[in-house]
This is a predicted structure of a 155-nucleotide RNA (c-di-AMP riboswitch aptamer (ydaO/yuaA leader)) from a Solirubrobacteraceae bacterium. The prediction has a mean pLDDT of 75. NCBI's taxonomy places the organism under Bacteria, Bacillati, Actinomycetota, Thermoleophilia, Solirubrobacteraceae.
RNA sequence: CGUCGCCGAACGCCGAAUCCGCGGUCCACGAGGCCGGGGAGCGGGGGAACCAAUGCGGCCGCCACAGGCCGCCGGGGCGAAUCGCCGCAUCCGCGGCGUAGCGGCCGUGCCGCGAGCCCGCCAGCUAACCCCGCAGGCGCCCACCGCGAUGAGUC
Numbered sequence: 001c002g003u004c005g006c007c008g009a010a011c012g013c014c015g016a017a018u019c020c021g022c023g024g025u026c027c028a029c030g031a032g033g034c035c036g037g038g039g040a041g042c043g044g045g046g047g048a049a050c051c052a053a054u055g056c057g058g059c060c061g062c063c064a065c066a067g068g069c070c071g072c073c074g075g076g077g078c079g080a081a082u083c084g085c086c087g088c089a090u091c092c093g094c095g096g097c098g099u100a101g102c103g104g105c106c107g108u109g110c111c112g113c114g115a116g117c118c119c120g121c122c123a124g125c126u127a128a129c130c131c132c133g134c135a136g137g138c139g140c141c142c143a144c145c146g147c148g149a150u151g152a153g154u155c
Stems, first nucleotide, its partner, number of pairs: 001151006011139004018040003022036005041134006051124001055072006074122001075119004083098006101113005
């Protein structure tokens, strides 16, 4: 000197997951960090009437009906993330091809996603009312400074 890589703000994307004060504490009593609560806004759940819905078996009751108890198949929430076919597999499940649905962009086309987690026998809708969340992940990199690796040259 060159090459490759790392590090950041800003900008952009998925998502409800953003913004604004206050108090305490660390500190150079500054920036900033940590803790605790508050407001605005966004998002989610529970929860009447009316409406909707109320499986199967056994026992009690009064022979029957209403009703009660027990057992079995469970059921529900966030999210776009459901469902079908095929293959593998002892089960759980795994893989492939599609798909309801979802996102992005240079948009009548193209490129992607089509996961995961939670409640715990319990919740339909639902005014009043009550409770909860404001995370996480990714792209871009023309920066300055700095760092790592490496090549050539010079001393």